[in-house]
Order: sequence, then structure tokens, then C1' cells
RNA sequence: UGAGGACGCCGGGCGGUCGCAGACGCUUUUUCGCGUUUGAGGAAAGUCCGAGCACCGUAGGGCAGGGUGCCGGUGAAAUGCCGGCGGAGGCGACUCUAGGGAAAGUGCAACAGAGAUAUACCGCGAAACCGCGCCUUGGCGCGGCCGCAAGGAUGGAAAGGUGAGGUAAGAGCUCACCAGCGGCCUGGCGACUCGUCCGCUAUGUAAACCCCACCUGGUGCAAGAUUGAAAGAAGCAAACGCGGCUGCCCGUCGCGCUUCUAAACAUCGCUACAGCCCGCUGGCAACUUCGGGCGCAGAUAGAUGGCCGUCUAAGACAGAACUCGGCUUACAGACGUCUCUCAUAAG
RNA sequence: GCUGAUGUAGCUCAGUCGGUAGAGCGCAUCCUUGGUAAGGAUGAGGUCACCGGUUCAAAUCCGGUCAUCAGCU
Repeated sequence: UGAGGACGCCGGGCGGUCGCAGACGCUUUUUCGCGUUUGAGGAAAGUCCGAGCACCGUAGGGCAGGGUGCCGGUGAAAUGCCGGCGGAGGCGACUCUAGGGAAAGUGCAACAGAGAUAUACCGCGAAACCGCGCCUUGGCGCGGCCGCAAGGAUGGAAAGGUGAGGUAAGAGCUCACCAGCGGCCUGGCGACUCGUCCGCUAUGUAAACCCCACCUGGUGCAAGAUUGAAAGAAGCAAACGCGGCUGCCCGUCGCGCUUCUAAACAUCGCUACAGCCCGCUGGCAACUUCGGGCGCAGAUAGAUGGCCGUCUAAGACAGAACUCGGCUUACAGACGUCUCUCAUAAG
Repeated sequence: GCUGAUGUAGCUCAGUCGGUAGAGCGCAUCCUUGGUAAGGAUGAGGUCACCGGUUCAAAUCCGGUCAUCAGCU
């Protein structure tokens, strides 16, 4: 200098001006108005996981169903987070990883191939047995009954690999080395692992059924709670008054009370808490002890915006609707940190 | 705002425990008819919504994204 890796932060600032919503205060009968103050995000999104909260259900226990699945920590909990182990990728810094059990059982493995969990197409063999032929007893040849799984071919996968011995031909049949699995021992809290010894050679698939261990009620703020306006029905009272039909009288209807039904564009839930920021203690870290500071939207047709100037340019994804912790997905551009890695050059 | 379902040929739908995707209607060509319809024969047409993962192998199993539909005041 170039190419990367890890971690983190911002994602418009300032000034002017015109507007919007909440709270408080002032004026006002009220509205209006004026003033002060507050007013979206790192993901507010997807609604994937977990909780708070609310209602329903619930003696207790079990089954079924559902979920999770290496180890140790952390956290209220979580398909969360941190550190490690094993595996995979990368020259490397480093990254990714749903990663219990296939030696309890069942299912599946299309096509190809002889054969897919046990097989014999080509092949190899002629020791033993039977038959036939040649031929001098014996031997040779062919066929049958057979033996073998080394080689060929197919496949993602053919049942450890290489070499030697062995054999009729062969084969972990035997031996040496290597690979894998299980057991004892060593180190580690543990997953796991170094090395020796012993035994074995066993297909894959559990994000197929299943087994093992652990966890697990359902519904979501349109949950739910409170008040009970207008309306309808039934009953009671019908004394007075008012109003309508109607200018007057009679009559009639409504305005009254009680009960029931049904129920508001009503009120609460609604935003102050596992809260946020800073420093510090412990810890590799997630996280945590202690101290200090902060108050940070709350609508119900739904508020954050427009314009101008300037900063070199203002341009991404996108906007609360009960709240919180995570995960995932989207994202123009800008910035910081490092005894980090690789390559090249110079010293 | 909350909850659930679906996505396969031009249209409507099958495809159930993974093995290489079909049916009806429609479309094209031919036969039949003097001609048309009906009928018969043959054929074309598929990124199984999209992106990853598990597996030898994914429309199917798992995760994410997108779109559509339905329910709850």
C1' cells in the first nucleotide's frame, strides 16, 4: 500500500418560518385563543419464541398431544445470550453448526445393478461326491451337485483399507501397520480427550415412526372491568300541570314510577418499570454488586410534517396502538477501535 | 391490532407416512361431416409462490420471505 477478519456506533446537524397531537397553566359561560413543556425506531416490521397482565378452566396423580435435545454458566423465561467440546469450511485472522440414541423394535433406500441388508450375472476353483467320454490299474476332459466373495460392471451406499501368509479357489481365516466402534485406566466440574491394553469390524436415514431425558392448561387488550344514555316490552298510577291531534269542549297520545331485555363513537385497562444512562465491584464473557442521574408518545379516523438558507450531499429501510426480553427479515450512506490476518514493497 | 388457512399446467383441483407430478375443462393437429357442433385419436403446456437447510434423493420434512383468503369489536 492492497485485500480481508472481529467488535462497536450513527443513520442527518444548525438557523428561520408555517403547521399537528398530549399534559399543565392563564383568560373565557364553553369552544376558540395565548404561554410553557413533551412528542417514533434500530429495526416501531414479521408475529417466530418467551414473559407480565386479564378472563376461562383446574383437588391430586397419570395417559395422550405439543416442544426442547453436546457440556458448563447466565438469565424471570425463551428455538435467548456467553464460554468451551466435537464436526465442517478457509493459506490465515476467523466463520458456520436442530450436535441425545441406528449394538430395543418397525418403516424406507426410486432408477441403475446379479444382489440394497443380504445376493451370485460375468468370474475364480475342481479338493470331496455322482454321471458320461477317452484310456491299461491310475490319470485326463466335460457336465451335474457344489465351494468362494478376491476382481469386473451399477450405485450416494456393495460390509473395514494396504501388504504378507494361507488355500482347490478364496475370505480378519491368520499376522503387521492403519482406520473405526465398545470397555478398563489417565487428565478435565463436564462435553470430551492423550496413551497403553483387551474385545469387535457393526450400511444410511430419527428436520420417518419410535426410545430416553427434561419442560408443558386454554385464549389474547377486539383480553377484560365499570357506569348504564337513547330504545323496546310488561305492570302501576291515573290527582294536577304542560305539549301534540285542534280555534274551543270531549276524547286520545306523550312527558311520571317499578321491573325486565338489550346496550354507547362512554370511562378505565393505557403506560413507572424484570425501566434507561453513567461510573464502579466481581467475572475470559454473557451477566452482576453498589452508587449517582433521568422521566422517556399515549391517540381512537388516529399526532412527528412542509418550505427556505447552510453544512461538499441530505438520499436508505421504514413509522408506535397494552407492555417488556429475545430472534428473524429490510436498510442509501458515514464513522470508530484492534500488540488481529494474508499478500506485496522498502528498511 | 390479534388469530387461522392456502399457494401444483391457461382455469378448477388430486398427489396421505420422501423415490423424480397427474385428472377434468380449455388449447393445437388429424379423423368423422357437404359444413358446424357433438364424438374419436394424437400431442404440447410445470422454476410444484420464492430463498436456505436435513437427506443419496424434497411438491412432500424443517426454518425464513412474499402474496391471497377467512374469522374476532
Two RNAs folded together computationally: RNase P RNA and transfer RNA, 420 nucleotides in total. Rfam match: Bacterial RNase P class A. By type it is a ribozyme. The prediction has a mean pLDDT of 75.